[in-house]
RNA sequence: AGAGUUUGAUCCUGGCUCAGGAUGAACGCUGGCGGUAUGCUUAACACAUGCAAGUCGUACGAAGAUAAAAUUGUGCUUGCACGAUUUUAUACUUAGUGGCGGACGGGUGAGUAACACGUAAGAAUCUACCUUUUGGCGAGGGACAACCACUGGAAACGGUGGCUAAUACCUCAUAUAACUGAGAAGUGAAAGAUGAAAAUCACCAAGAGAUGAGCUUGCGUCUGAUUAGCUAGUUGGUAAGGUAAAGGCUUACCAAGGCGACGAUCAGUAGCUGGUCUGAGAGGAUGAUCAGCCACACUGGGACUGAGACACGGCCCAGACUCCUACGGGAGGCAGCAGUGAGGAAUUUUCCGCAAUGGGCGAAAGCCUGACGGAGCAAUACCGCGUGAAGGAUUAAGGCCUAUGGGUUGUAAACUUCUUUUCUCAGAGAAGAAUUUUGACGGUAUCUGAGGAAUAAGCAUCGGCUAACUCUGUGCCAGCAGCCGCGGUAAGACAGAGGAUGCAAGCGUUAUCCGGAUUAAUUGGGCGUAAAGCGUCUGUAGGUGGUUUAUCAAGUUUUUUGUCAAAGAUCGGGGCUUAACUCCGGGCAGGCAGAGAAAACUAGUAGACUUGAGUUCGGUAGGGGCAGAGGGAAUUCCCGGUGGAGCGGUGAAAUGCGUAGAGAUCGGGAGGAACACCAAAGGCGAAGGCACUCUGCUGGGCCGCAACUGACACUGAGAGACGAAAGCGAGGGUAGCAAAUGGGAUUAGAUACCCCAGUAGUCCUCGCCGUAAACGAUGGAUACUAGGUGUUGGAUGAGUUCAAUCAUUCAGUACCGUAGCUAACGCGUGAAGUAUCCCGCCUGGGGAGUACGCUCGCAAGAGUGAAACUCAAAGGAAUUGACGGGGGCCCGCACAAGCGGUGGAGCAUGUGGUUUAAUUCGAUGCAACGCGAAGAACCUUACCAGGUCUUGACAUGUACGGAAGGUUGAAGAGAUUCGACUGUGCCUUCGGGAACCGUAACACAGGUGCUGCAUGGCUGUCGUCAGCUCGUGUCGUGAGAUGUUGGGUUAAGUCCCGCAACGAGCGCAACCCUCGUCGCUAGUUACAAGUGUCUAGCGAGACUGCCGGUAUCAAGCUGGAGGAAGGUGGGGAUGACGUCAAGUCAGCAUGGCCUUUAUGUCCAGGGCGACACACACGCUACAAUGGGCGGUACAAAGGGAAGCGAAGGGGCGACCUGGAGCGAAUCCCAUCAAAGCCGUCCGUAGUACGGAUUGCAGGCUGCAACUCGCCUGCAUGAAGCUGGAGUUGCUAGUAACCGCAGGUCAGCCAUACUGCGGUGAAUACGUUCCCGGGCCUUGUACACACCGCCCGUCACACCAUGGAAGCUGGCUAUGCCCAAAGUCGUUACUCCAACCGUUUGGAGGAGGAUGCCUAAGGCAGAGCUAGUGACUAGGGUGAAGUCGUAACAAGGUAGCCGUACUGGAAGGUGCGGCUG
Repeated sequence: AGAGUUUGAUCCUGGCUCAGGAUGAACGCUGGCGGUAUGCUUAACACAUGCAAGUCGUACGAAGAUAAAAUUGUGCUUGCACGAUUUUAUACUUAGUGGCGGACGGGUGAGUAACACGUAAGAAUCUACCUUUUGGCGAGGGACAACCACUGGAAACGGUGGCUAAUACCUCAUAUAACUGAGAAGUGAAAGAUGAAAAUCACCAAGAGAUGAGCUUGCGUCUGAUUAGCUAGUUGGUAAGGUAAAGGCUUACCAAGGCGACGAUCAGUAGCUGGUCUGAGAGGAUGAUCAGCCACACUGGGACUGAGACACGGCCCAGACUCCUACGGGAGGCAGCAGUGAGGAAUUUUCCGCAAUGGGCGAAAGCCUGACGGAGCAAUACCGCGUGAAGGAUUAAGGCCUAUGGGUUGUAAACUUCUUUUCUCAGAGAAGAAUUUUGACGGUAUCUGAGGAAUAAGCAUCGGCUAACUCUGUGCCAGCAGCCGCGGUAAGACAGAGGAUGCAAGCGUUAUCCGGAUUAAUUGGGCGUAAAGCGUCUGUAGGUGGUUUAUCAAGUUUUUUGUCAAAGAUCGGGGCUUAACUCCGGGCAGGCAGAGAAAACUAGUAGACUUGAGUUCGGUAGGGGCAGAGGGAAUUCCCGGUGGAGCGGUGAAAUGCGUAGAGAUCGGGAGGAACACCAAAGGCGAAGGCACUCUGCUGGGCCGCAACUGACACUGAGAGACGAAAGCGAGGGUAGCAAAUGGGAUUAGAUACCCCAGUAGUCCUCGCCGUAAACGAUGGAUACUAGGUGUUGGAUGAGUUCAAUCAUUCAGUACCGUAGCUAACGCGUGAAGUAUCCCGCCUGGGGAGUACGCUCGCAAGAGUGAAACUCAAAGGAAUUGACGGGGGCCCGCACAAGCGGUGGAGCAUGUGGUUUAAUUCGAUGCAACGCGAAGAACCUUACCAGGUCUUGACAUGUACGGAAGGUUGAAGAGAUUCGACUGUGCCUUCGGGAACCGUAACACAGGUGCUGCAUGGCUGUCGUCAGCUCGUGUCGUGAGAUGUUGGGUUAAGUCCCGCAACGAGCGCAACCCUCGUCGCUAGUUACAAGUGUCUAGCGAGACUGCCGGUAUCAAGCUGGAGGAAGGUGGGGAUGACGUCAAGUCAGCAUGGCCUUUAUGUCCAGGGCGACACACACGCUACAAUGGGCGGUACAAAGGGAAGCGAAGGGGCGACCUGGAGCGAAUCCCAUCAAAGCCGUCCGUAGUACGGAUUGCAGGCUGCAACUCGCCUGCAUGAAGCUGGAGUUGCUAGUAACCGCAGGUCAGCCAUACUGCGGUGAAUACGUUCCCGGGCCUUGUACACACCGCCCGUCACACCAUGGAAGCUGGCUAUGCCCAAAGUCGUUACUCCAACCGUUUGGAGGAGGAUGCCUAAGGCAGAGCUAGUGACUAGGGUGAAGUCGUAACAAGGUAGCCGUACUGGAAGGUGCGGCUG
């Protein structure tokens, strides 16, 4: 620091995702040691048990224990035991009184958006213990616990009476530097204890300090405006009360204030901070552990005590819950430490010790201390160490891979030598202790010795991002996945294995935060088209603001003071062996507050100026606005005349109008709406918008000369005004047009497009609505930054009779363009450039401008405006293609013009289908279908049923035997099996070897089995179309472009010219073969001979070369001459880059898979030949241009030895016989032809046409013609009388007609195919249309590329959401009722020791009662919020549902925006607008 992902590719915009760091974590797999930290994030859920706050006998009475002494009693052993009493002692114990402490320490984060916290200040306060200063401590008194007696209760706990002490309580005295008070004056204190003493510790009043606490204020501190108004003690004052203290803190009265767009109130969420994590920083997120503050202690309320609490381990009350109970009543509060249950993905021991540090009490010893110090558990985190080191190749075995050679695991192991961190055992053994004692940790750390490589490696990943690759299995299955995406039989992406990579006692995953993300942009983004400029203007608050002087010092800059706790972070040192950890010291930045200084800039104050702005004056243009008046053209209607059959309308029609007289035409009249030409890229207006003419009223602009005011300015949240069309209300009006609607067409349908009608509406007045593609998709203002060309309105100058025109200059309005900007397109002095100011708006697509709420509206609706859920894109500009029912140019038997077919019949062949044991397989639009197959009776043959074989029918290798081979017998359908006879070869170094045959075992053979979507090769097709590319250069950010486009021309990217291109390659053409002319040479078997017209070769010839015309006088085109041939002379071979996953694994080859007594092999038989039917290529016909019969003429090119086969003979014939000649220019097929020609019969008919079908008799081939061959003769004589829609071939020796030959082949189903010659036409105006193709251009939402993409309803499934009669909760405030405990009051009732008085009493106090307030509770109607709800609405998602085809191309009616109506649905139509 970036990367992946939108596309065929590109640039941009923009989201999503990843790599990093972190954690109080959890989960999975694994786990050696130590150090240091950390450990209920959830239920502020409920808690068993133990412990966590006591202490003081030097405050007090009392009791007890022990000891001693004394007195006394009993037993009696005269000094012992026991008992009682008294006294004393012990630094003995403690229930109670009393003091201090339980307000600290420890926990938790529920509440709290607040002076709670942070920071900086402040004044009206208190402060126990502590320090310090001054002074004091005199005299009295009355009680109450404990205790005793009686007594209630189950218990908890009491009640009554009596006794008693104090540092408990009370009174008096005293009284300052105390308090009150203006003053005079008044008021207010105390306690002792220990000690032999000295003295020490207490006590009281007061001052000061320190510490701690309370209070006030400035600033800072989350989200929501779909929360905009809130407030009644509320804001202020006066008085009183209250408090430690200011204060509406409380009360009474008075005033009506106070807060709020700089966000009050309300709602939601949340403890705050130092810090922590991240980040380059600014920031963002967070608030565990440690530290500071706050709040809370089962929930709610309340006070008491006290220096301090409204009190975690105190009290009272209410509530919920739990426990005990004798049912009367009681007890409790782990958010202390452990621990339990529950919840949860998840968080430890019911441990040791007060040794240290700290705290409470005490004079002290000491006691207490789950604070704390430690140990235990947990890889939870950070840090450190180890699991060995050196040598060791035949690179062992095994595994995996393999091209079978080897590679890899891998010096890794084994093995040898060594070491001992760790581990085990044994011995020694701390510091931590200051200060006499005292060590939980701990027999720990550490040290020494011994033993033995011994006790110790896993986890994740390996398609890209992202380091790391192969095999096997699986076969869109199982599965993976953070994103893109893998998996449909060769998966580097799944699973396993081997190997590799990364980290390592851990490794991965999940969750969350920051980063990357400049993706909320202060640093540091944008708004013409990607999301984004309000429809326009006026203007409030606010923000910003011209020149100059002086002043001030708020901002600003600078110096300094205080502070921002410690810890952390940072720098420098130190201590643990190191590190983590920890100790010591230093310091910056920044914040806030105070003080000093400066004065440039900003603000303020005072003054001045004129250039910004405005005013006056003089001109000027204009569809600017409002109102009134007038005008003509046209449509329609009415009246009248003429006239007489149609009119109208369309792609074509029809509905409609018309003999009751339309349309047409002439005249007259009525009425409404709109204003031709001028007219323009022109004018005006803020925008919407504005157009006949005239008049009145009125707004603004521009120009010019001077004068005046003197910054008066710019922008503008809210607010206000205007605002097309449609629409709404009321009242008019209505000619034309025209949503809706009706009818006619079109159509599969046509709720449309087209036509005929037609109502709202369109018009006017008044009032609403407030939206448009309200667009320049471009907010306003100011300044600056090259020009050029138009045009509008001025001014000045030149020019001119007037002009035109020119120059300069303001203000508009258009085009081109430099710099610059932009993703590109483009913008470019009217900026989208360079800058400043202000406003508005945007932050992925969809859901959705939807829902809910609110505001406005008569309504339609408008404004404001989410979320759940879902996707990894959506989008902009440009590029290359492809496509278009876009455009232009051009070509082709493409159409047209012609000729002949096919489609109808019969038959042949192929295919589909069906059938079958099998009908083997493949080919399927053109480009499969007389195709593979240039020939299925067996064979072929791959198929079927049956019978055989298993190293095999075939190949190589090994061993043994035998030559090989030939003849022959038996069984069987045959394969095969069992025999018999014969034969003895070739080479040799004499060992043997080669070929062949048989047997045996194993490696292996074999497969027309699968995959043409794993492949090679070959082929088809576009297409013999003219195209396809490259190098260098140039242009573009880039994909790409240029060249290859343009103007001509050509069959052609053929050639010429031009040109940021210049060249080149594959194609085109030419070179090759053949036919046509001529020449030369040679000539057998050609010819009787010769010649050459024949054969074979070699040459020549044709090149737009010549002439005319035309053209840019280029390429070329056109006409002509000559010539056998003329513009490529005809034909053939030749097929660019590529497309179709085109065809072929069955021609061959081949990867992988499958099979191996079978999917291989052999055999005989059957099938490939089936037959209701459909299609394709053909043959023969339907006849007279013909058929039959007779006669007669003329070819070319081929083939021939298991061959062609002559003459002759036989047969009606097929053919038989015969065997000459010929390996062929000699002989044969083959007299070769047939159409043709000559003659004759037939006479328009199912025929003397046609020949199918069938019968009989024969011939040939062959081992064999039944299934299933061909041919012959005789007989039979079907359909068919020229073929619907449609479709096909052909442009000249062509079509058409006619025969001949060949290959394959024993024969042949050949009417096929490939060739050959014979006879021999018609037509082409032309390119509008159909089809295919080429080039250029244009649009595109297509790129699997129009067989594309894609919209909406309906149906189904799932998901989230809205509405909804309601239902159920929660929260909040309000009003009313009731009102506990309690403070503060009141009190006439009851009671009372201290003081006064003494006597009834007073002061004072307590209780009761009562008043205000008030928690909980109840009632009521609200508000907010959550859940649920029959039914319902739209939305989203979902490989192959239905209906249409709205959009993208002119998308087949251009699309879209607003609005209204309407329709199954997309949608359609009207009105106005936009060009995207």

Small-subunit ribosomal RNA from a hydrothermal vent metagenome, 1476 nucleotides, folded computationally. Its mean pLDDT, the model's own confidence on a scale to 100, is 85. It matches the Rfam family "Bacterial small subunit ribosomal RNA". Gene Ontology terms of the family: ribosome and structural constituent of ribosome. The sequence is in RNAcentral, with records from SILVA.